Background
A computed fold for a 328-nucleotide RNA from a bovine gut metagenome, annotated as Bacterial RNase P class A.
[in-house]
RNA sequence: GACGGUCAGAUAACCGCUCCUGUUUAUAAAAACAGGGGAGGAACUUCCGGACUCCACAGGGUAAUGCGCCGCUUGAAAAGGCGGGCGGGUAAGUGUCAAAACUUAUCCGAUGGAAAGUGCCGCAGAAAAUAUACCGCCCGUAAGGGUAAGGGUGAAAAGGUGCGGUAAGAGCGCACCGCACGGUUGGCAACAAACGUGGCAAGGUAAACCCCGCAAGGAGCAAGGCCAAGCCGGUUCAUACGUGACCCGCGUUCGUAACCAAGUAGGCCGCCUAGAGUAAUGGUUAUCCGGCCCGCAAGGGCUGACAGAAUCUGGGGUAUAGACCGUC
Repeated sequence: GACGGUCAGAUAACCGCUCCUGUUUAUAAAAACAGGGGAGGAACUUCCGGACUCCACAGGGUAAUGCGCCGCUUGAAAAGGCGGGCGGGUAAGUGUCAAAACUUAUCCGAUGGAAAGUGCCGCAGAAAAUAUACCGCCCGUAAGGGUAAGGGUGAAAAGGUGCGGUAAGAGCGCACCGCACGGUUGGCAACAAACGUGGCAAGGUAAACCCCGCAAGGAGCAAGGCCAAGCCGGUUCAUACGUGACCCGCGUUCGUAACCAAGUAGGCCGCCUAGAGUAAUGGUUAUCCGGCCCGCAAGGGCUGACAGAAUCUGGGGUAUAGACCGUC
């Protein structure tokens, strides 16, 4: 220094806050006294799961969302652990004229697809993709033409190096490396190896749209459930009026009447050995512990990270002074 784990100032006294239990007082609301409980590793974020609740639901699909190399494994799931493959960075070594490439160690990777389509690629640069030509090189008196070796720009410029070749050049030819395709071999697989064929297919970006595969119904404790004034509504009863000769009936009206339904205010549950009312979980003093500053010293002063529950719970991410332990 890296990684993993633990703690998250301590003790005492006094004064308070909130919840529960008990006793006493009080008609009651409540009060007094006694005893007990009272923030975190992240309570933060709300990124992904689960429980729980309501709604929806024959079956299928679209949109939007999340995830994405392979094997084993933990787990209810999300998500982790171990090992491996591939790609990239760094260091050392091998390799060579120099490179490419290879080996080892270590770190990182949302690590399916860029050969379906669309978009984007600042500045610089001739050109950022139907390739192109600024300097240069070559042919030519010139006009013009050839070229893509070299220079220059950039994160990235149409395989790399060398030899041959050529007017100069160029996979134009060859060797090695790289690439694509093919079958073979090895491996559970991701994938790799050697061999053969082809001079070689047109850069990057998918945490841009998109394509492919897989998953999942939606909303969330302000979910939702129970009780339930007043007002409104309905039924019955009773009053009065109308109809009618009268009674019943029918219609209308009224009510300190009874009942019913729905459901507002409100209350309770959901909801917790912290727990609600957005609201409590604190303060002061002393001593000690840690840090910083001043002082030669004795000592003095300041200070205690990030942050605070709100139905519960499993992960991911982020913030964090300092102390201790373990491994390298």
The model forms 94% of the base pairs in the Rfam consensus. The coordinates come from a structure-prediction model, not an experiment, and the mean pLDDT is 76.